The prediction has a mean pLDDT of 84.
Predicted 3D model of a 108-nucleotide RNA (Glycine riboswitch aptamer) from a Thermoflexales bacterium.
[in-house]
RNA sequence: AUCGACGGCAGAGAAGAGUCCGGGCAGUCGUCCGGCACCGAAGGGGCAAGUCGGCAGAUCGCUGAAUCGACCGACGAAACUCUCAGGUUAAGCAACUCUGGCGUCGAA
Numbered sequence: 001a002u003c004g005a006c007g008g009c010a011g012a013g014a015a016g017a018g019u020c021c022g023g024g025c026a027g028u029c030g031u032c033c034g035g036c037a038c039c040g041a042a043g044g045g046g047c048a049a050g051u052c053g054g055c056a057g058a059u060c061g062c063u064g065a066a067u068c069g070a071c072c073g074a075c076g077a078a079a080c081u082c083u084c085a086g087g088u089u090a091a092g093c094a095a096c097u098c099u100g101g102c103g104u105c106g107a108a
Stems, first nucleotide, its partner, number of pairs: 002107006009100005018036001020035006037088003043084001044082003050075005055069001057068003060064001
């Protein structure tokens, strides 16, 4: 140098839902409190198959570090789900995708 994994940086793209109502401050934007209605793609939470362990019991042409197995526990994914957080004009943010190059580790 090449390939792979992880991480972050830059550029491009990137949806959804109230410019809601009342009050105070400020005196465009905004901010605080209260209220009703919504969104899911910052972040965060939850679990399926399955795997592992424990263990009532059952099975055997094999009595075994065996097989099956109700129940208990642990691990266990997401764009699914929850709606805590965040968001509901625009802007901004934005999971994720692509491109570029950077760092760490590994490989033959």
Source information
The organism belongs to Thermoflexales, within Bacteria. It was read from a public genome assembly, where an Rfam model found it.